[in-house]
Molecule: transfer RNA
Organism: Candidatus Beckwithbacteria bacterium CG23_combo_of_CG06-09_8_20_14_all_47_9
RNA sequence: GGCAGGGUAGCUCAGUCGGUGGAGCGUGGCAUUCAUAAAGCCAAGGUCGUGGGUUCGAUCCCCACCCCUGCUA
Numbered sequence: 001g002g003c004a005g006g007g008u009a010g011c012u013c014a015g016u017c018g019g020u021g022g023a024g025c026g027u028g029g030c031a032u033u034c035a036u037a038a039a040g041c042c043a044a045g046g047u048c049g050u051g052g053g054u055u056c057g058a059u060c061c062c063c064a065c066c067c068c069u070g071c072u073a
Base pairs, nucleotide, nucleotide: 001072002071003070004069005068006067007066010025011024012023013022019056027043028042029041030040049065050064051063052062053061
């Protein structure tokens, strides 16, 4: 340099052939207990890597770029 895969919550990862984005763990609160832990309930937390394009509407489709991993020369 070429090719392929990936970038989504604090972490690990789903997700949708375009229609207001989720789980587990973690965090905070509640309840329980003499007290703590576990189990239970609730909540917060996201410009879906960046910029542009298509569209009534983009996490999803198209283009460029950045970063990570692998293969190859």